The RNA shown here (transfer RNA) has 72 nucleotides and comes from Tolypocladium endophyticum.
RNA sequence: GCCCCCUUGGCUAAGUGGUAUAGCGUGUCACUAGUAAUGACAAGAUCGUGUGUUCGAUUCACACAGGGGGCA
Numbered sequence: 001g002c003c004c005c006c007u008u009g010g011c012u013a014a015g016u017g018g019u020a021u022a023g024c025g026u027g028u029c030a031c032u033a034g035u036a037a038u039g040a041c042a043a044g045a046u047c048g049u050g051u052g053u054u055c056g057a058u059u060c061a062c063a064c065a066g067g068g069g070g071c072a
Base pairs, nucleotide, nucleotide: 001071002070003069004068005067006066007065010024011023012022013021018055026042027041028040029039030038048064049063050062051061052060
């Protein structure tokens, strides 16, 4: 320099044109003599950034940024 893949709550992942799901973690409550475990509830992501396409974008296109891999 060229090519490919990835980027989604604090962490790990799912999802895939109609504004997002789960597990772990966190908080509150219940239970307990008290912890742990268990159960219930809650908070937490405008989906890396920008532009475009579209009635509508996390999803499609392009550019950029970060990470990983391959070739030279």

Rfam family: tRNA. The same sequence occurs in records of 4 taxa. RNAcentral holds the sequence, with entries from ENA and Rfam.